[in-house]
This record gives sequence, C1' cells and structure tokens, in this order.
RNA sequence: GCUUCCAUAGCUCAGUGGUAGAGCGCAUCCUUGGUAAGGAUGAGGUCCUGGGUUCAAAUCCCAGUGGAAGCU
Repeated sequence: GCUUCCAUAGCUCAGUGGUAGAGCGCAUCCUUGGUAAGGAUGAGGUCCUGGGUUCAAAUCCCAGUGGAAGCU
C1' cells in the first nucleotide's frame, strides 16, 4: 500500500428496512433470625462520526475514525 471482517446498555452479544432487545451486572422491594440462593419491579442507549437513498435506516450506499485478520 491492497483486501476482508468488526464497532449496538457497565461487560458479553442478538437484532439484515417499520416502537432497540437478551444474559450477566446495578438499584428498589419480597422472602430469611441474618447471609447466600430464589422471586418481582425498575433504571441505564443521540446503535463509532459525517453525508446519501427511502414515506421510514442500527439495518442499504459513500467517505472518515478506531480495532482484528490476511496479502505484498
């Protein structure tokens, strides 16, 4: 230098055009003599950045940034 892949909650990851989700973690409550375990409820996201297509974009297209792998 070229090619491919990845970027979504605190962490690990789903979601391939029509209201952003799960597990773990966190908060409150229930249960217990107390703790752990268990149960219920809840908070937490400008979906990496900018632009484009579309009635509508996390999703499709372009560029950029960061990361990983391969080739030279």

Transfer RNA from a Planctomycetota bacterium, 72 nucleotides, folded computationally.
RNAcentral holds the sequence, with entries from ENA.
Its Rfam family is "tRNA". Rfam classes the family as a transfer RNA.
Lineage of the source: Bacteria > Pseudomonadati > Planctomycetota.